[in-house]
Predicted 3D model of a 73-nucleotide RNA (transfer RNA) from an Oscillospiraceae bacterium.
RNA sequence: GCGGCAUUAGCUCAGUUGGCAGAGCAUCUGACUUUUAAUCAGAGGGUCUGGGGUUCAAAUCCCCAAUGUCGCA
Numbered sequence: 001g002c003g004g005c006a007u008u009a010g011c012u013c014a015g016u017u018g019g020c021a022g023a024g025c026a027u028c029u030g031a032c033u034u035u036u037a038a039u040c041a042g043a044g045g046g047u048c049u050g051g052g053g054u055u056c057a058a059a060u061c062c063c064c065a066a067u068g069u070c071g072c073a
Base pairs, nucleotide, nucleotide: 001072002071003070004069005068006067007066010025011024012023013022019056027043028042029041030040031039049065050064051063052062053061
C1' cells in the first nucleotide's frame, strides 16, 4: 500500500430478507430468609463508532472517515 472482519446498555453479545432496539451478567428496589448468599418479581440504563447519501421509514443499503483485528504485498 491492497483486501477481509468487527464496532449495538457498565461487560459479553443477539438483532441475516429496511418497519416500536433486545438477552445474559452486573447495578438498584421489593419479596423470601434471624442475617448473608441463593431463589423469585420488578426497575433503571442506548444519539446502534463519527459524518454524509438513498428511502415514507436506516443498527440494517451506499460512500467517506476513525479505532481494533486478520491476511496479502

Model confidence (mean pLDDT): 81 of 100. The sequence is in RNAcentral, with records from ENA. It matches the Rfam family "tRNA". From the family's description: Transfer RNA (tRNA) molecules are approximately 80 nucleotides in length. Its family is annotated with triplet codon-amino acid adaptor activity in the Gene Ontology.